The RNA shown here (Fluoride riboswitch aptamer (crcB RNA motif)) has 78 nucleotides and comes from Alphaproteobacteria bacterium UBA6038. Lineage of the source: Bacteria > Pseudomonadati > Pseudomonadota > Alphaproteobacteria.

RNA sequence: UGGCACACAGGGGAUGGGGUUCCCCUUUAACCGCCCGACCGCUGCAAACGCCAGACGGCUGAUGACCCCUAUCGUUGG
Numbered sequence: 001u002g003g004c005a006c007a008c009a010g011g012g013g014a015u016g017g018g019g020u021u022c023c024c025c026u027u028u029a030a031c032c033g034c035c036c037g038a039c040c041g042c043u044g045c046a047a048a049c050g051c052c053a054g055a056c057g058g059c060u061g062a063u064g065a066c067c068c069c070u071a072u073c074g075u076u077g078g
Stems, first nucleotide, its partner, number of pairs: 010025004016069006033059003041051002
C1' cells in the first nucleotide's frame, strides 16, 4: 500500500443547526426536486410514432414527518 473477514459503528431521505420519530443504505450503496424542451443516440422504408437522454428558460421548499432555533421572503401592527 492492496485484498478478505469480523467487530464497533456509521451514513442517507433536493439549501443550515438541535430534539423526537419513521424509512432506507452498508461504500458496488442509500441520496442527488419539479415544469418546458433544443441538440445527441436507438428502433423504423420513412418525416413520423415510440424509447433513451436532456441544454437554454421557468417554479416550490431550510422538515422524510413533528417541534424549536438561525437565515431568507411576504403581510399586518407599534
Background:
Its mean pLDDT, the model's own confidence on a scale to 100, is 76.